[in-house]
A computed fold for a 76-nucleotide RNA from Kocuria salsicia, annotated as transfer RNA.
The sequence is in RNAcentral, with records from ENA.
């Protein structure tokens, strides 16, 4: 340099063919239970979906460029 994969909550990840409220588990906060803690149960907060642009009535999802990480490969 070429090819491919990944990027969504603090962490690990889902999100099917584009469709109107973006989710789960863990963690965190509060509450219940307990003499108390843990466990368990309930409630809640937390996201400009990597960045920019484009097509569309409409994008996490499609197209382009770029960035970061991972893998394969080529050349000196």
């Nucleotide at each position: 340099g070429g090819c491919g994969g990944u990027g969504u909550a603090g962490c690990u990840c889902a999100g099917c063919u584009g469709g109107u409220u973006a989710g789960a588990g863990c963690g965190c906060a509060c509450g219940a239970c307990u003499c108390a803690u843990a466990a368990u149960c309930g409630u809640g907060a937390g996201g400009u979906c990597g960045a920019c642009g484009g097509a569309u009535c409409g994008a996490g999802c499609c197209c382009g460029u770029c960035c970061a990480c991972c893998g394969c490969u080529a050349c000196c």